[in-house]
Molecule: Bacterial RNase P class A
Organism: Pirellula sp.
RNA sequence: CCGGGAGGCAGGGCAAUCGCCGAAGCGGGGUCGCGUAAGUGGCCGGCGUUUCGGAGGAAAGUCCGGGCUCCAAAGAGCAAGAUGGUCGAUAACGUCGACCGGCCGCAAGGCUAGGGAAAGUGCAACAGAAAGCAAACCGCCAGCAGGAGGAAACUCCGUGGGUAAGGGUGAAACGGUGGGGUAAGAGCCCACCAGGACGGGGGGUGACUCGCGUCGCUUGGUAAACCCCAUCUGGAGCAAGAUCCAACAGAAUGAGUCCGCUUAUGGCGGACGCGUCGUUGCUCGUGACGUCAACAUUCGGGUAGAUCGCUUGAGGACGCAAGCAAUUGCGGUCCCAGAUGAAUGAUUGCCCGCGAUGCUCCUUGCGGAGUUUCGUGACAGAACCCGGCUUAUAUGCCUCCCGGAGUU
Numbered sequence: 001c002c003g004g005g006a007g008g009c010a011g012g013g014c015a016a017u018c019g020c021c022g023a024a025g026c027g028g029g030g031u032c033g034c035g036u037a038a039g040u041g042g043c044c045g046g047c048g049u050u051u052c053g054g055a056g057g058a059a060a061g062u063c064c065g066g067g068c069u070c071c072a073a074a075g076a077g078c079a080a081g082a083u084g085g086u087c088g089a090u091a092a093c094g095u096c097g098a099c100c101g102g103c104c105g106c107a108a109g110g111c112u113a114g115g116g117a118a119a120g121u122g123c124a125a126c127a128g129a130a131a132g133c134a135a136a137c138c139g140c141c142a143g144c145a146g147g148a149g150g151a152a153a154c155u156c157c158g159u160g161g162g163u164a165a166g167g168g169u170g171a172a173a174c175g176g177u178g179g180g181g182u183a184a185g186a187g188c189c190c191a192c193c194a195g196g197a198c199g200g201g202g203g204g205u206g207a208c209u210c211g212c213g214u215c216g217c218u219u220g221g222u223a224a225a226c227c228c229c230a231u232c233u234g235g236a237g238c239a240a241g242a243u244c245c246a247a248c249a250g251a252a253u254g255a256g257u258c259c260g261c262u263u264a265u266g267g268c269g270g271a272c273g274c275g276u277c278g279u280u281g282c283u284c285g286u287g288a289c290g291u292c293a294a295c296a297u298u299c300g301g302g303u304a305g306a307u308c309g310c311u312u313g314a315g316g317a318c319g320c321a322a323g324c325a326a327u328u329g330c331g332g333u334c335c336c337a338g339a340u341g342a343a344u345g346a347u348u349g350c351c352c353g354c355g356a357u358g359c360u361c362c363u364u365g366c367g368g369a370g371u372u373u374c375g376u377g378a379c380a381g382a383a384c385c386c387g388g389c390u391u392a393u394a395u396g397c398c399u400c401c402c403g404g405a406g407u408u
Base pairs, nucleotide, nucleotide: 001404002403003402004401005400006399007398008397009396010395012351013350014349015348016347017346018345020054021053022052023051024050025049026048027047029044030043031042032041033040034039056379060390061389063388064387065386066385067384068237069236070235071234080233081232082231083230084229085099086098087097088096089095100114101112102111103110104109115228116227120226121225122222123221137167138166139163140162141161144160145159146157147156148155149154175193176192177191178190179189180188194218195217196215197214198213199212201210202209203208241308242307243306244305248301250299251298252297253296254295256272257271258270259269260268261267262266273291274290275289276288277287315334316333318331319330320329321328322327352377353376354375355374356373358371359370360369361368362367
């Protein structure tokens, strides 16, 4: 210098003006209480003003896990769902770390639902003779049975048959290479290699790994197919839930007495009384209605509304310590949005990054420096709170590592 791998950071800056949400203070105002008054104390989604704070790395998808709240009741079984190498981290996880095995890459490194296929069931297009208790298309064979010839030895045929070594098909054809063996062949036998089962030994907490011995044992794939095994999981969610409660359904209490009629513990009518309402404040009178009502008071339920939940938390940054790491412990320190039709914005100027463009200078050239003008700066926005995962993201920057080439 070229090519590649892994990880991380920033997510435009400053100023002015005008706004929005929250908190605190001050001023004025309203209202209530105390006081003869002057005054003083409390309260107030409203007014003015000052100060301070005001989105993210994903606030997103709502896919996992937890806190918190309510319901249920805490056990057992079934169903359903999830997870699936080992050891650890954690409040917990399907997350994370380290390691083991497999696959890919020269390497740095990447991917991996990675338990069970010798419990059972199922599935496999096309090609091919045959695809799961394998199979004879071509080829090979003539030992056996059969046929022909021959006196016989034996020869011939390829009907029954034998054969998975060779060809061909296929992703895959039932271990591989060599030798023996055979009619031809074949773990049929042998040597070596690969795998498996069983039994020892060494190392490791473990997944696993390195040796040894015996057995010719050679048994296909697929479980993000059913299934089996092991482990885990109660449901709903801040519109959870709690408090104060207009309206309104309901309940209790508050005035009835007498007479008459009647279908008789009831109903109807009348008189007096009482209550409420109207007559604009009070009293009297009067009218209407009611006395199973209305109205008032109280209780209790509870909608609208308001308040709480609400942001101090498995919290942030820093230092020290433990650990390979995930992470944890200790110390002092900091307080950092809380809206609810839902604030966190807009305009202008200067600067910054990037792209294009013209000019000047340097350089053999690639290119570099200065400057003019124009354009452009992503993905996206809290809504109870955390830990993760996934997805989106213009542009710029940093660190470490691997391979190749060159120079000294």